[in-house]
RNA sequence: GCGGGUAUAGUUCAUCGGUAGAACGUCAGUUUUCCAAACUGAGGAGGAGGGUCCGAUUCCCUCUACCCGCU
Numbered sequence: 001g002c003g004g005g006u007a008u009a010g011u012u013c014a015u016c017g018g019u020a021g022a023a024c025g026u027c028a029g030u031u032u033u034c035c036a037a038a039c040u041g042a043g044g045a046g047g048a049g050g051g052u053c054c055g056a057u058u059c060c061c062u063c064u065a066c067c068c069g070c071u
Base pairs, nucleotide, nucleotide: 001070002069003068004067005066006065007064010024011023012022013021018054026042027041028040029039030038047063048062049061050060051059
């Protein structure tokens, strides 16, 4: 330099154009003499910019970061 892939919650992952979900973690409550465990609840997310569309995490383009391959 060229080609391909990935980017969603604090972490690991879902979601084939129609309200973004789960697990673990965090916080609060219940329970317990206390802790742990258990149960209930809450908060929290689409890398950046543009395009298509009534509607985009999803489709298209560019950029950024990381990974793989070729030279």

Predicted 3D model of a 71-nucleotide RNA (transfer RNA) from a Candidatus Shapirobacteria bacterium. It matches the Rfam family "tRNA". It is annotated as a transfer RNA. Rfam describes the family as follows. Transfer RNA (tRNA) molecules are approximately 80 nucleotides in length. It was read from a public genome assembly. The source organism's lineage runs through Bacteria, Bacteria candidate phyla and Candidatus Shapironibacteriota.